RNAcentral holds the sequence, with entries from MGnify.
Predicted 3D model of a 377-nucleotide RNA (Bacterial RNase P class A) from a soil metagenome.
Of the family's consensus pairs, 94% are formed in the model.
Its Rfam family is "Bacterial RNase P class A". The family's RNA type in Rfam is ribozyme.
[in-house]
RNA sequence: CGCGGUGGUCGCGGGCACCUUCGGGUGACCCGAGGAAAGUCCGAGCUCCGUAGGGUAGACUGCCAGGUAACGCCUGGGCGCCGUAAGGCGACGGACAGGGCCACAGAAAACAGACCGCCCCGAGCGCAAGCGAGGGGUAAGGGUGAAACGGUGGGGUAAGAGCCCACCGCACCGCCGGCAACGGACGGUGGCACGGCAACCCCCAGUCGGAGCAAGGCCAAAUAGGCGGCGAGGUGUGACCCACACCGAAAGGCCCCGAGCCACAAGCAAGGGGGAGCCGCGGGUAGGCCGCUCGAGACGGUCGGCGACGACCGUCCAAGACAGAUGACCAUCCCGCCGCGCGCGAGCGCGGGGGAACAGAACUCGGCUUACGGCUC
Numbered sequence: 001c002g003c004g005g006u007g008g009u010c011g012c013g014g015g016c017a018c019c020u021u022c023g024g025g026u027g028a029c030c031c032g033a034g035g036a037a038a039g040u041c042c043g044a045g046c047u048c049c050g051u052a053g054g055g056u057a058g059a060c061u062g063c064c065a066g067g068u069a070a071c072g073c074c075u076g077g078g079c080g081c082c083g084u085a086a087g088g089c090g091a092c093g094g095a096c097a098g099g100g101c102c103a104c105a106g107a108a109a110a111c112a113g114a115c116c117g118c119c120c121c122g123a124g125c126g127c128a129a130g131c132g133a134g135g136g137g138u139a140a141g142g143g144u145g146a147a148a149c150g151g152u153g154g155g156g157u158a159a160g161a162g163c164c165c166a167c168c169g170c171a172c173c174g175c176c177g178g179c180a181a182c183g184g185a186c187g188g189u190g191g192c193a194c195g196g197c198a199a200c201c202c203c204c205a206g207u208c209g210g211a212g213c214a215a216g217g218c219c220a221a222a223u224a225g226g227c228g229g230c231g232a233g234g235u236g237u238g239a240c241c242c243a244c245a246c247c248g249a250a251a252g253g254c255c256c257c258g259a260g261c262c263a264c265a266a267g268c269a270a271g272g273g274g275g276a277g278c279c280g281c282g283g284g285u286a287g288g289c290c291g292c293u294c295g296a297g298a299c300g301g302u303c304g305g306c307g308a309c310g311a312c313c314g315u316c317c318a319a320g321a322c323a324g325a326u327g328a329c330c331a332u333c334c335c336g337c338c339g340c341g342c343g344c345g346a347g348c349g350c351g352g353g354g355g356a357a358c359a360g361a362a363c364u365c366g367g368c369u370u371a372c373g374g375c376u377c
Stems, first nucleotide, its partner, number of pairs: 001374001004333007012032004016027004034358001038369002041367005046212004058208005063077005078092001079090004093203002098201002100197003115142002117138005124131002150168006169192001170190005175184003216290004226281005233247006254274004260268002297316008334355002337352006
């Protein structure tokens, strides 16, 4: 880089148009996976919920400048480390605010430390050279370690030592360059003080509400709950305290209590309560629709910028499913592989076989990370 190109046939999802018995059907029409659609690690849009103000806890970020809607991303620069180089990598604020830690080895691990060594004195031994209990000096040399309290050279000294000097390094101040980080073989001052770890606590500075398209919104059955109302009336006919028919949205009167009527019983019965039934309302479910793909959009050009990126102009619209489509075959071109033949050779011709790996949209963007056959630098 993102994987074959073009054409044809069939199939599938969506759009549009037409037809429809509203279930769907038809079409020389249009569109239909990726560089990572992945991990869901950061930053946003959008949606709902929360939210006086302040503090604390907690999480994250951490050289400088710029880019960006924003970022923990990107670009450029600084510094450090690695590499001969091209280049690569860096959680890269603070270690006199405080606490803590520094294993093993080593004599000693923080304002340290005499193990070996070096040097001085030296009881004593020895004819002597010398040995030497003991006392002291020394961080230059050896050795340990991730790390041992500046380096090289000279002077100096008993031996040594920034003890002194030169250069290098370091710290502070000034000046110069740079927006800044920072840099200066610029000047001065200081013999040098200040070990490492903050990816241990901590300190400093900055940022930070929560949940996520199963967000959220709209329509809305059947059945079963909930709430309210009605649960009655009219007309006609007949054999008229009853029955039937019709009207009415509908049932042709179900159950319980019951004053009372009646000598009692049977029976009748004003009235009250409940249920069936009917009507209406409301919430939820199934189901349907929206959100949903026109957007920090894609491509091309010009200009600005070292660059990330930006401005302007032009052209374009490019999946939107909901158990989830995006596939198969054929032809041809292109690119590798194998075999045979030809050619000195680059290569050519014929035949065969292949175009793979990682993976696969599900609200949408910007990043990062991870996976990957092949090709290229």